[in-house]
Predicted 3D model of a 72-nucleotide RNA (transfer RNA) from Vicugna pacos. Its mean pLDDT, the model's own confidence on a scale to 100, is 82.

RNA sequence: GAAGGUAUAGCUUAGUGGUAGAGCCUAAGCUUGGCACGCAUGAGGUCCUGGGUUCAAUCCCCAGUACCUCCA
Repeated sequence: GAAGGUAUAGCUUAGUGGUAGAGCCUAAGCUUGGCACGCAUGAGGUCCUGGGUUCAAUCCCCAGUACCUCCA
């Protein structure tokens, strides 16, 4: 220098045009003499950034940033 991929909750990740879910973690409740396990209930997301298309974008297009792979 060229090509491809990934970016979503504190962590691991699903979702693929119609306003985002799960597991772990965490908070408090029940349970226990107490802890753990278990049960039920929550909190926590400007979906990497900026533009564009669209009635509507996490999703499609463009540019950028970070990381990974590969070629030279």

Rfam family: tRNA. Rfam classes the family as a transfer RNA. The RNAcentral record of the sequence draws on Rfam.